The prediction has a mean pLDDT of 81. Predicted 3D model of a 73-nucleotide RNA (transfer RNA) from a Christensenellaceae bacterium. It matches the Rfam family "tRNA". Gene Ontology term of the family: triplet codon-amino acid adaptor activity. It was read from a public genome assembly.
RNA sequence: GCCAAUAUAGCUCAGCUGGUAGAGCAACGGUUUCGUAAACCGUAGGUCAAGGGUUCGAGUCCCUUUAUUGGCU
Numbered sequence: 001g002c003c004a005a006u007a008u009a010g011c012u013c014a015g016c017u018g019g020u021a022g023a024g025c026a027a028c029g030g031u032u033u034c035g036u037a038a039a040c041c042g043u044a045g046g047u048c049a050a051g052g053g054u055u056c057g058a059g060u061c062c063c064u065u066u067a068u069u070g071g072c073u
Stems, first nucleotide, its partner, number of pairs: 001072007010025004019056001027043005049065005
């Protein structure tokens, strides 16, 4: 230099044919316990890597850029 994959909650990851962004763990509060842990119930947490385009509507489709990983020379 060329090609491909990945980027979504604090972490690990889902998200189907474009139609109200989710799970587990972690955090916080409560119940329980002499107390802690465990268990159970609940709460909060997101510019979906950045910019632009298409569309009534984009995490999803198209273009460019950035970062990481892998491959080729």